Predicted 3D model of a 119-nucleotide RNA (SAM riboswitch aptamer (S box leader)) from Maribacter aquimaris.
[in-house]
C1' cells in the first nucleotide's frame, strides 16, 4: 500500500515553540484564526479498540476437573494505538421515500476517520 469487520453517540488542555493559516482531498458557503492557525515538543486529560481482571454460559477431547478456543456480564486502566473547538459542518456523487409553489428539507451508500485482524 490493498482487503474485512466494528465504529463514527458522548468525553478530554494547558505551556513551549512557531508565524498565516486551519477545519482530509479540489471550488464555494459556514465556522476558527495575529486576544496568535498548522506543524513539532514537555504535561495533563479523555475514551475503553486491543488489553487486564471476577463470574456465567458453551463447542471439541476427556471418567471428570482445570487450562485453551468461543460468547456474555461486571469492574479497571498498567501496557500497544487513538483523540482532546464546534460539527463525518453543507453542497457540489448515486439510490430511495415524502412533503413543499418555490427554495429546500430526510436516510442510506460512496468517500473519509480510527481500531483490530489480514496480504
Nucleotide at each position: 500500500u490493498a482487503g474485512u469487520u466494528a465504529u463514527c453517540a458522548a468525553g478530554a488542555a494547558a505551556g513551549g515553540c512557531g508565524g498565516a493559516g486551519g477545519g482530509a482531498c479540489u471550488a464555494g458557503a459556514c465556522c476558527c484564526a495575529a486576544u496568535g492557525a498548522a506543524a513539532c515538543c514537555u504535561u495533563g486529560g479523555c475514551a475503553a479498540c486491543c488489553c487486564u481482571u471476577u463470574c456465567c454460559c458453551u463447542a471439541c477431547u476427556g471418567u471428570a476437573u482445570a487450562a485453551c478456543g468461543g460468547g456474555g456480564u461486571a469492574a479497571g486502566a498498567a501496557g500497544g494505538u487513538g483523540c482532546u473547538a464546534c460539527a463525518u459542518u453543507c453542497u457540489a456523487u448515486c439510490a430511495c421515500a415524502g412533503c413543499u409553489a418555490a427554495g429546500g428539507c430526510g436516510u442510506g451508500a460512496a468517500a473519509g476517520a480510527u481500531a483490530a485482524c489480514c496480504c

Its mean pLDDT, the model's own confidence on a scale to 100, is 77. NCBI's taxonomy places the organism under Bacteria, Pseudomonadati, Bacteroidota, Flavobacteriales, Maribacter.